A computed fold for a 327-nucleotide part of an RNA from Sellimonas intestinalis, annotated as large-subunit ribosomal RNA, domain IV. NCBI's taxonomy places the organism under Bacteria, Bacillati, Bacillota, Clostridia, Sellimonas. Model confidence (mean pLDDT): 88 of 100.

Context: one part of a larger RNA
């Protein structure tokens, strides 16, 4: 000097991104217990008091008297608490070796395939799983307990169903054309050419698709813009006008979403870029990629307060250990 450990006047988070770490609570009995709330809970709510030893009474719990200590759950082991707010129903799972979380999983909701030799799924395939199961079953997709609820658009893309009409493959089909050459003609050069084989093909016949026609968004997505207008102002219930498929409804909103922003107003502090309640001018919420709310639950995040402290004003001693020094 560092490590671990213990004490520390007065104050007591002034420390620090942050109360991180420490400290404090801590058993058992009585009393006592709030808002909310799914009436189970919250709750060990919070907040109180007592606990030892003798003696007498009692069957004892336990009463009355008495007695000792700074101290009697006499040592050790044993939640600290309490307000609001995001998130996420909950218990559970995960980043084996920097993330435990709001992520993922859940019960529950809804769409969607499947009629059984089921759909899906492995495997060439035989065979298997599904399942020794049968639509209250099995698979896929979103969503995530519960409570209120879940609005417009089907024009694009995707599925579903439709078959009149167009288009469309191979295959059927075999109109012509073209090659070749026996022959014919030619003085030759070369013409012309059947039948056969041969290249090559036109009409025309033809499925699904796909264009068309409908449905369908808990499918994959979308869910406006400019101008005027009320007898102060300002604002615009309203009024025109252009595009759309249709123009964001209920709820919620400077939000785990607000760019301008430390918005502006109240609360809390002597002071608050965080935090709570408001407003709405929503850069760029919004209704199962589900919206708002919510008891309980959370090593969860955020802001606040009580006790408590060496976190800190600031330090200091002390004990072990190591480094170090001297033999």
């Nucleotide at each position: 000097g560092c490590a671990u450990u213990g004490u520390u006047a007065a104050g007591g988070a002034a420390c620090u991104c942050g109360g991180c770490a420490a400290a404090a609570u801590g058993a058992c009995c009585c009393c006592g217990u709030a808002a909310c709330u799914u009436c189970g809970g919250g709750a060990g709510a919070a907040g109180g008091g007592g606990u030892g030893c003798c003696a007498u009474a009692g069957a004892g719990a336990u009463a009355u008297g008495g007695c000792c200590g700074c101290a009697g759950a006499g040592a050790a082991u044993a939640g600290g608490c309490c307000c609001a707010a995001g998130c996420a129903a909950c218990u559970g799972u995960u980043u084996a070796g920097c993330a435990a979380a709001a992520a993922c999983a859940c019960a529950g909701g809804u769409c969607u395939a499947u009629g059984c030799g089921a759909a899906a799924c492995c495997g060439a395939a035989a065979g298997g799983u599904g399942a020794g199961g049968u639509a209250u079953a099995u698979g896929g997709g979103c969503u995530g307990a519960c409570g209120c609820c879940u609005g417009c658009c089907c024009g694009g893309u995707g599925c579903u169903g439709g078959a009149a009409g167009g288009u469309u493959a191979a295959g059927g089909g075999g109109a012509g054309a073209g090659g070749u050459u026996a022959g014919c003609g030619g003085a030759a050069a070369c013409g012309c050419g059947a039948a056969g084989c041969u290249u090559u093909g036109a009409a025309c016949u033809u499925a699904a698709g796909c264009c068309c026609c409908a449905g369908u968004a808990a499918a994959c997505g979308g869910c406006g813009g400019c101008c005027g207008u009320a007898a102060c102002u300002a604002u615009a219930a309203c009024g025109g006008u252009c595009c759309u498929a249709a123009g964001g409804u209920a709820g919620c909103g400077a939000a785990a979403u607000u760019c301008c922003u430390u918005g502006u107003c109240g609360g809390g502090u002597a002071a608050g870029u965080u935090c709570c309640g408001a407003c709405c001018c929503g850069c760029a919420c919004g209704a199962a990629a589900g919206g708002c709310g919510u008891a309980a639950u959370g090593a969860u995040u955020u802001g606040g307060g009580c006790a408590c402290u060496g976190u800190c004003u600031c330090g200091a001693c002390a004990a072990u250990g190591c480094a170090c020094c001297c033999g």